[in-house]
Molecule: transfer RNA
Organism: Candidatus Omnitrophota bacterium
RNA sequence: UGGGGAGUGGUGCAAUGGUCGCACGCCGGGCUUUGGACCCGGAAAUCCAGGUUCGAUCCCUGGCUCCCCAG
Numbered sequence: 001u002g003g004g005g006a007g008u009g010g011u012g013c014a015a016u017g018g019u020c021g022c023a024c025g026c027c028g029g030g031c032u033u034u035g036g037a038c039c040c041g042g043a044a045a046u047c048c049a050g051g052u053u054c055g056a057u058c059c060c061u062g063g064c065u066c067c068c069c070a071g
Base pairs, nucleotide, nucleotide: 001070002069003068004067005066006065007064010024011023012022013021018054026042027041028040029039030038047063048062049061050060051059
């Protein structure tokens, strides 16, 4: 430099254009002599800027970062 892939809570992953969900973690409560385990509840996210659309995590354009391949 060219080609391909990826970017979503703190972390790892989901999500046919129509309420962003699950697990772990965190916080509060229950249980327990205490802790752990277990049970209930809660907070927390779509890389950036545009475009299409009634509506975009999803489609299109440009950019940024990371990974793989080639040279």